The RNA shown here (SAM riboswitch aptamer (S box leader)) has 116 nucleotides and comes from an uncultured Rhodanobacteraceae bacterium. It matches the Rfam family "SAM riboswitch aptamer (S box leader)". Gene Ontology term of the family: regulation of gene expression. It was read from a public genome assembly, where an Rfam model found it.
[in-house]
RNA sequence: UACCCAUCAAGACCGGCGGAGGGAUAGGCCCUUGGAUGCCGGGGCAACCAGCGCGACGCCUCGGCGUCGCGCCAGGUGCCAAGUCCUGCGGUGACUCGUGCACCGGAAGAUGGGUC
Numbered sequence: 001u002a003c004c005c006a007u008c009a010a011g012a013c014c015g016g017c018g019g020a021g022g023g024a025u026a027g028g029c030c031c032u033u034g035g036a037u038g039c040c041g042g043g044g045c046a047a048c049c050a051g052c053g054c055g056a057c058g059c060c061u062c063g064g065c066g067u068c069g070c071g072c073c074a075g076g077u078g079c080c081a082a083g084u085c086c087u088g089c090g091g092u093g094a095c096u097c098g099u100g101c102a103c104c105g106g107a108a109g110a111u112g113g114g115u116c
Base pairs, nucleotide, nucleotide: 002115003114004113005112006111007110008109013042014041015040016039017038021031022030023029025088026087027086028085043080044079045078048076049075051072052071053070054069055068056067057066058065059064060063084108089105090104091103092102093101095098
């Protein structure tokens, strides 16, 4: 890098550096010289993986292994403006018939885990 699986309406900010754009993409709408984005330090959130314990089920060489669920912990990641900020593609519904609204799914993206 590619593929597969899971999740994405909750949650969590201070200081220093620096000095112009940033929020993936297009449109919208926001953030930003009252200093954003970013980097560094500290703090925090969460619980995907790891670790520990319990239970159910399955397999077996009867000692373990696997799957699922629950709990503890916080080691590896991740995250700490706005629902992934909203929309984009398809479908459904209602009405005051609007390039509007609500809902469902998809695409794309992000994060974690797995495989090569």